[in-house]
RNA sequence: UUCGGACAAGGGCAAACAUUUUCGAAAGAUAUGGGCGCAAAGCCACGGGUCUAAGGCUAUGUAGCUAAGAUCGCCGGGUUACCUGA
Numbered sequence: 001u002u003c004g005g006a007c008a009a010g011g012g013c014a015a016a017c018a019u020u021u022u023c024g025a026a027a028g029a030u031a032u033g034g035g036c037g038c039a040a041a042g043c044c045a046c047g048g049g050u051c052u053a054a055g056g057c058u059a060u061g062u063a064g065c066u067a068a069g070a071u072c073g074c075c076g077g078g079u080u081a082c083c084u085g086a
Stems, first nucleotide, its partner, number of pairs: 002086004012038002017033003022029002036073001042079003046076003049071003055066005
C1' cells in the first nucleotide's frame, strides 16, 4: 500500500420505545434512559429514493404542485480511520 474479517483483546456507535421541551412551520434533530442491530451505523446531501411543505405558484376556503428543509441506520458515490489475517 492492496485485499479480506468481525472469531480473539481493548473499545466504538445506537433502532424501536419512554422522558426532556432545547431547536424547528413540519418532517426531523438535540439531551437522558434504552438496545434492535452495525466492520465504517465515522464524515460529506454529490446522484437517485423517501419524508415534510414554512415560503412560493396554481385553482379557491380547502386542495394540488414545489426544497433552498430533513434522512448518510434507504441505495450508490466521495473521503478519513481502530484492531486483526494474508
Model confidence (mean pLDDT): 82 of 100. This is a predicted structure of an 86-nucleotide RNA (c-di-GMP-I riboswitch aptamer) from Fictibacillus arsenicus. It was read from a public genome assembly, where an Rfam model found it. It matches the Rfam family "c-di-GMP-I riboswitch aptamer". Rfam describes the family as follows. GEMM was predicted in a large-scale screen for bacterial structured RNA regulatory elements. Genes associated with GEMM are involved in a diverse array of functions, including chemotaxis regulation, signal transduction, secretion and chitin.